[in-house]
């Protein structure tokens, strides 16, 4: 920071779509560790189970009742003494009383249960945020000060008996206690009332005094003690009164959408005066007034927990509200109030309700939006885990006891951060794999190999490491006391870890265990193969894919990124694509049809003062976290501490006063007013006018008349039309008339009058910013089109008829009815356009024209110059995408006001307002498409325009189409009728030669390394020839022994056997291709270097004026210049010089012969064949600036390119050709190949195309007779002679060729035929021959006789030809054994007619013009019908939902009222009034969803009808 994507290509305009970042994510493939984080976004959906809020015994009775201690009984171990009876001693023990008073349990009491933790369902509100305010408040706990704690009472719970009841809970009677309760005194800065003093921001505040009335735990544990009393420490208490703190009410201010929500409110607004509150307020009530809100958006719907912040951007913004902090708000759902310092309470009461659940049917219990966890929904979100060691918090004097807050582990790649999956050396560049042009390339130092290291794993070992202090015990110190005891504070000792044997360290062990996902056609870094074959599939946009797919699948191989990679959804950004920074509206979206104005917006010079708005400077605040910056702690880093920076459209306050604003004063240019002129189709009314069209009436007249491209409906012999007079009646007003005039616009057009609005021009007298826009509103607004009521000539939707046409519900014609005109009244729209809103100013000019005004010259007509208003037209600089536009701006600025934000759908639907209707105004979505637009640009095309050419047309002359055949091709048929060519540019074309072979095609028979190339091996000859089978092809026997070289090893060529490479294909693609051809076209075109000009695609050059066959040439010119086409250059042909004469020639000379250059000779002539020369518009005449043109001109064999060929630019047609040839895929391979025999290509109900002959007398038959050129010949072409009517055939001659070898024929001279299907055609058909060749049956050709068909000149239509041409005669060739040839390709003889000229067909160039075309008219593209599929409009209804208003009903509870009960009062129960949660019923209005039917609308290769549009789109188009 861009990039893709509309076009044949440009530039602009707009829209899609792509790179970036991000998540509380989730889906797919994968998957080593570690830290710090973060984890129900959906069902505020229901929840099994456990645990989350308790403590105090240093506040009370009271039950249990341990150690320890005392004593009693029983038993009696040992020891002692003994008279041996026993005495003493009495350990362990057993049972009991007593003392004692720990633990534990419920209760009376206290504090806490309001905190902590969840959740965001409501809420568009003082609910958050900020920044105020309270002289209108509270405030346990906790701190300071001050004072106090004195004297009584009567109960209850618990206990204990007696009873209900499943159970939860209870009743009743009797005892008992407190720091529970409840009296009395004392008592005040607090209450009330009164008197005073200061103060201030309104109600007020604060101080002093005086009267009145209200309180308390005498407590609890240690201590001393004078031990019943009392002092003391603490700790609880009680009053005030400050402070901390947390809170309540009030205010400014800020942040969501919808106007297709425009009015909304009866406690509503405000006021008196009561209750109520901690408190202030309609908070609540009674009474009064009638207010309050609102386009600066009330009300209504719709969404939505606000914010610190968080992601993104460069910022301005724009989006979000998870984790963390702050605030609100909920707490199955709705209402309530109790207690309390606090609550209308998440784990409290109470009532209603939907749920679950117990239950003996009578009745009862819950409430995870704490933590874990479970169903359920969902793409989706975790363990029914340790512990109170730490922090924090409740109780407590403390130990402590509690604490799912919270410290931790778990579990998830969710997310950020870090780390490893190994290093170094290694080339025979190994193997595999893939490619391949077969050489080699890549994979690749990448593997193996060696050395090496051990993060991090595995195992052992160390780590009570760090995270901890309280309290106790002792001992010091301090203040205090009368004095200790205790209190504070500091030291020693002593104890305590959930994480966890973790984190870390140590040390052995092996590269060992640890790499994937995505891409590779552009965008966007990265390319082969291979299968697929518009199929599968891909895809984010353009798009890929129909047989060589870098774009599907797959592999090798690259590329990224990496424990992740991707994909799918949101959000910001690129998007300057809603533009404040920072967008535009003349044609792309986009100026309201025009005005007048109310609120807003903006506003003129000069002076004072103010301080609202603006600058600034302190100050307060803007919580902590986060962002930034600095440093510092985890080995780095994420993470984390500490200091700093930053952050407000905030609030007080202090200053400046220049500009905006507000006040006051002044001025006159802005704007208005007066005076004098001044043009006008402005406007309205009311009268008048004449020309035309129609009509009517008479009069002349007599056959049509009218329309059309042609016609015919239609009028006319009842007299049309034509004409001439009178009349009538509506309507519009010729000329003048003019990019004149007027008006705001729509519009205004005879003439006269009344009446009214604006504009201008000049004087500068007067007023003193008075303006400028202008939402809403309001009024004007063509035409058509409505109502009502007249009017009606002419024109004329609708309708009717004739036309035209395939149709014609149009174009064209003939009628003709609404309309059109009046007068009133709706309508309110137009491509109502300059597609250009209004208004000011500023910025070169030239030149027309209207309405003015000054000068200046002039006898007059005029003429020139300054100016100030309009109307055009050229243009410069600016601008614009281009086109343009340019003082009448689309330029430079300012001020308002409307509109736009990709195409379709759609100016439609639903509301809603207007409207008599037609119908307007307003004005969506769904859904679908990459695109749809402008301007220009180059072709291309036009039943557009100009020019010019061409046997294009016309003039002419001969044919084609009709007939018989020939040939080709389509179709048909066949086993096969091989294959190709297809408008011109296929069709007598490949084929310059299908009987066999050609041949490719069918049926039949062989063959399989092959008929034909190369390599290996082995063999060693072959071929020819002969014989036998066979239809061959082959198969079998014979005969016959022989190739060349040689260093004697062998080698080469040949021929046969094997073998696998491999031949081999007229198989397939001519749309993969070369080559090499058709064709426009021998048409004049087509291009490039520099240069200029254009943003650019491109123009220039090439274009204009001549002129040419020609872009050929010349002259203008921002173009100079070239190149590839034309022209020339070649070859032929025309006259003529030179030179050479043999096989040609033969004048002169000799010779011969019946004749003949036949012979000697000759180069004079022809003539051959080599060279010159010759033509150039040179010359003369006109015309032209030139070029050049004209001219029966000269001269010349030949004139303006002398006549013919060869040559064929850029390119077009996916033009023919894979079957001449050559090739790349792809296909076959004992077959699609090779061989052979017969067959077919030659079939015939047709039908086209090219030709031959003819249809006759310009003719056809016999006779004679004259003249070519260019060509071929040896397996050939033959003279002469014989024979045959002949084809021919026999013999025989010359000639490897200017030698030999060929009657030219139309002609020309006679004969005959006499208009006939003939003496004209000549098909066909029968005999009989000849030739060719192995072979003429399918299937040659000629002959000879016989036979005698169709056809008397050709329909629409179409072909060729401009002079040695056409027509017309003949003659040669190739190909070839013959010939189906009449075809081709050449030769030469005779040899014309006609072109005023370019309207018009065809085809071509050039110039220009339109275009919606570029596949480029064989384009391109519209409706309706048919089918499909998708979404949406209306519909008779049906179904839900929230919310509202009207009534009945009403639980709990607060307030209130209350005689009967109860209490010794204080009050209590019970009754009851208001008020309300739900419920009921009722009309309506909003929403949502769904429906038969039913309307339009979208999209969908190859549907049907037409042909609307785009070229003058064939009736200019469009509103």
């Nucleotide at each position: 920071u861009g990039a893709g994507u509309u076009u044949g290509a440009u530039c602009c305009u707009g829209g899609c779509u792509c790179a970036g970042g991000a998540c509380g994510a989730a889906c797919g493939c994968u998957g080593g560790c570690g830290g710090c984080g973060u984890g129900c976004c959906u069902a505020a959906u229901a929840c099994a189970u456990g645990c989350a809020a308790g403590u105090c015994g240093a506040g009370c009775g009271c039950g249990u009742g341990a150690a320890c201690c005392u004593u009693u009984u029983c038993a009696g171990a040992u020891u002692c003494c003994u008279u041996c009876g026993g005495g003493a001693u009495g350990a362990c023990g057993a049972a009991g009383a007593g003392c004692g008073g720990a633990u534990c349990g419920a209760g009376c009491g206290g504090c806490g249960g309001a905190u902590g933790g969840g959740u965001g369902a409501g809420u568009a509100a003082c609910a958050c945020g900020u920044g105020g305010g309270c002289a209108a408040c509270c405030u346990g706990c906790c701190u300071a000060u001050a004072a106090g704690a004195c004297u009584g009472g009567g109960a209850u719970a618990a206990c204990u008996c007696g009873u209900g009841g499943a159970a939860a809970c209870g009743c009743g009677a009797g005892c008992u206690a407190a720091u529970a309760c409840c009296g009395g005194a004392u008592a005040a800065u607090a209450c009330u009332u009164c008197u005073u003093a200061u103060c201030u921001c309104a109600u007020g505040a604060u101080g002093a005094g005086a009267a009145g009335a209200u309180a308390a735990a005498a407590g609890a544990u240690g201590g001393c003690a004078u031990c019943u009393c009392g002092c003391u420490a603490u700790c609880a208490c009680u009053u005030a009164u400050a402070g901390a703190u947390g809170g309540g009410c009030c205010c400014g201010u800020g942040g969501c959408g919808c106007a297709u929500u425009a009015g909304c409110u009866a406690g509503u607004u405000g006021g008196u005066g009561g209750g109520a509150u901690a408190a202030u307020a309609g908070c609540u009530c009674a009474c009064c007034a009638a207010g309050g809100c609102a386009a600066c958006g009330a009300u209504g719907c719709g969404u939505a927990g606000c914010c610190g912040a968080c992601c993104u951007g460069a910022g301005a913004g724009g989006g979000u509200g998870a984790u963390c902090g702050g605030c609100c708000a909920c707490a199955c759902u709705g209402g309530g109030a109790c207690u309390g310092a606090g609550a209308c309470a998440c784990g409290g009461c109470c009532c209603a309700g939907a749920c679950u659940c117990c239950u003996a049917c009578g009745g009862g219990a819950g409430g995870c939006a704490g933590c874990a966890g479970u169903a359920g929904g969902g793409a989706a979100u975790c363990u029914u885990c340790c512990g109170c060691a730490a922090u924090g918090g409740a109780c407590g004097a403390a130990a402590g006891u509690c604490u799912g807050a919270c410290g931790g582990a778990g579990c998830a790649a969710c997310g950020c951060c870090g780390c490893g999956u190994g290093a170094g050396u290694g080339a025979u560049g190994a193997a595999u794999g893939u490619c391949u042009u077969c050489g080699g390339a890549u994979u690749g130092u990448a593997a193996a190999a060696c050395u090496c290291u051990g993060u991090u794993g595995u195992u052992a070992g160390g780590g009570a490491a760090g995270a901890a202090c309280a309290a106790g015990u002792a001992c010091u110190a301090g203040a205090g006391u009368a004095a200790c005891u205790g209190c504070u504070a500091g030291u020693a000792c002593c104890u305590u870890g959930a994480c966890g044997g973790u984190a870390c360290c140590u040390a052995a062990c092996c590269a060992g265990a640890a790499a994937g996902c995505c891409c590779c056609g552009g965008c966007u870094a990265a390319c082969u193969a291979c299968g697929u074959g518009c199929c599968a599939g891909c895809a984010g946009c353009c798009g890929c894919g129909g047989u060589a797919a870098u774009a599907c699948g797959u592999a090798g191989g690259g590329g990224g990124c990496a424990a992740g990679c991707g994909u799918u959804g949101u959000c910001c950004g690129g998007a300057a694509u809603u533009a404040u920074u920072g967008g535009g509206c003349g044609u792309a979206a986009a100026g309201c049809g025009c005005a007048c104005g109310c609120a807003g917006g903006c506003g003129g010079u000069c002076c004072u003062u103010u301080a609202a708005g603006u600058c600034u400077g302190a100050u307060g605040u803007g919580a902590a976290a986060g962002c930034c910056c600095a440093c510092g702690g985890u080995u780095u880093a994420a993470c984390c501490g500490u200091g700093g920076a930053a952050g407000g459209u905030c609030a007080u306050u202090g200053g400046a006063a220049a500009c905006u604003g507000a006040a006051g004063g002044a001025c006159u240019u802005g704007a208005g007013u007066a005076c004098a002129g001044a043009a006008g189709a402005g406007g309205a009314g009311a009268g008048u006018g004449g020309a035309a069209u129609u009509c009517c009436a008479c009069g002349u007249g007599g056959a049509g008349c009218g329309g059309u491209g042609a016609a015919a409906u239609g009028c006319g012999u009842a007299g049309a039309g034509a004409u001439g007079u009178g009349g009538a009646g509506g309507a519009a007003c010729a000329c003048c008339a003019g990019u004149g005039g007027c008006g705001a616009a729509g519009g205004c057009g005879a003439c006269u009058c009344u009446u009214u609005g604006g504009u201008c021009u000049g004087u500068a007298a007067u007023u003193g910013a008075c303006g400028c826009u202008g939402a809403g509103g309001u009024g004007c607004g063509a035409a058509a089109g409505c109502g009502u009521g007249g009017g009606u000539a002419g024109c004329g939707a609708a309708c009717a008829g004739g036309a035209u046409u395939a149709g014609a519900u149009a174009c064209c014609c003939u009628g003709g009815u609404a309309g059109u005109c009046c007068a009133c009244g709706c309508c309110g729209u137009a491509a109502a356009c300059g597609a250009u809103g209004a208004g000011u100013g500023c910025u070169a000019g030239g030149u027309g024209u209207c309405a003015g005004g000054g000068g200046g010259u002039u006898u007059c007509c005029g003429c020139c110059c300054c100016u100030u208003g309009g109307u055009g037209c050229u243009g410069g600089a600016g601008u614009u995408a281009a086109c343009g536009c340019a003082u009448u701006a689309a330029g430079c600025a300012c001020u308002c006001c409307g509109c736009c934000u990709g195409g379709g759908g759609a100016g439609u639907a639903c509301g809603g307002c207007c409207g008599c209707a037609a119908g307007g105004c307003u004005g969506a979505a769904a859904c679908u498409c990459a695109a749809a637009a402008g301007a220009a640009u180059u072709g291309a095309c036009g039943g557009g325009g100009g020019c010019c050419c061409g046997c294009a047309c016309a003039a002419g002359c001969g044919g084609u189409g009709g007939a018989g055949c020939a040939u080709g091709u389509g179709g048909u048929u066949u086993a096969a009728u091989u294959c190709g060519a297809a408008g011109c540019a296929a069709c007598g074309c490949g084929a310059a030669g299908a009987a066999c072979c050609u041949u490719a095609c069918c049926a039949g028979g062989u063959c399989u390394u092959g008929a034909c190339a190369u390599c290996c091996u082995c063999u060693g000859a072959u071929a020819a020839c002969c014989c036998u089978a066979g239809a061959g092809a082959u198969a079998g026997g014979g005969c016959a022994u022989u190739c060349c070289c040689u260093u004697c090893g062998g080698g080469g060529a040949c021929a046969g056997a094997g073998u696998g490479a491999c031949a081999g294909g007229u198989g397939g693609u001519g749309c993969a291709u070369g080559g090499u051809u058709g064709u426009c076209g021998u048409c004049a075109g087509c291009u490039c270097g520099u240069g200029u000009c254009g943003u650019g695609a491109g123009a220039u050059g090439u274009u204009g004026g001549g002129u040419u066959a020609a872009g050929u040439c010349c002259c203008g010119u921002a173009a100079c210049g070239a190149g590839c086409g034309g022209a020339a250059c070649c070859c032929c042909u025309a006259a003529u010089c030179u030179u050479a004469g043999u096989u040609g020639c033969c004048a002169g000379c000799g010779a011969g012969u019946a004749a003949u250059g036949u012979c000697g000779g000759g180069g004079a002539c022809u003539c051959u064949a080599a060279a010159g020369a010759a033509a150039c518009u040179g010359c003369c005449a006109g015309c032209g600036c030139a070029a050049g043109c004209u001219g029966a001109g000269a001269g010349g064999a030949a004139g303006g390119a002398g006549g013919g060929g060869a040559c064929g630019a850029c390119g077009u047609c996916a033009a023919g050709u894979c079957a001449u040839c050559a090739c790349g895929g792809c296909c076959c391979u004992u077959a699609c190949g090779u061989c052979c025999u017969g067959g077919g290509c030659u079939a015939c109900a047709c039908a086209c195309g090219u030709g031959c002959u003819a249809c006759a007398a310009u003719g056809g038959u016999c006779g004679g007779u004259a003249c070519a050129g260019a060509g071929g010949g040896c397996a050939g072409c033959u003279a002469c002679c014989u024979a045959g009517c002949g084809a021919u055939a026999g013999g025989a001659u010359g000639c490897u060729a200017a030698u030999c070898u060929u009657u030219a024929a139309a002609g020309c001279c006679g004969a005959u035929c006499u208009c006939a299907g003939u003496u004209c055609g000549g098909a066909u058909u029968g005999g009989a021959g000849u030739c060719u060749g192995c072979a003429a049956c399918u299937c040659g050709a000629c002959u000879c006789u016989a036979u005698g068909a169709a056809g008397c000149u050709g329909g629409a239509a179409u072909c060729g030809c401009u002079a040695g041409u056409a027509a017309u005669c003949g003659c040669a060739g190739a190909u070839c054994a013959g010939c189906a040839a009449u075809g081709c390709u050449g030769c030469g003889g005779u040899g014309a007619a006609u072109a005023c000229g370019u309207u018009c067909c065809c085809g071509g160039g050039c110039c220009u013009u339109g275009u919606a075309c570029a596949c480029a008219c064989c384009g391109c593209c519209c409706g309706u019908c048919a089918a499909g599929c998708c979404a949406u409009g209306g519909a008779a209804g049906u179904g839900g939902g929230g919310g509202g208003u009207a009534c009945c009903u009403g639980a709990a509870g607060u307030c209130g009222g209350u005689a009967a009960c109860c209490g010794c009062a204080a009050g209590g129960a019970g009754c009851u009034g208001c008020c309300u949660a739900g419920g009921g019923u009722a009309a309506a209005a909003c929403u949502c969803a769904u429906a038969a039917c039913u309307g339009g609308g979208g999209c969908u290769a190859a549907g049907u009808c037409g042909u609307a549009a785009c070229a003058a789109g064939g009736u200019a188009u469009c509103a």
RNAcentral holds the sequence, with entries from ENA.
Small-subunit ribosomal RNA from an uncultured bacterium, 1519 nucleotides, folded computationally.
Rfam family: Bacterial small subunit ribosomal RNA.
Its mean pLDDT, the model's own confidence on a scale to 100, is 82.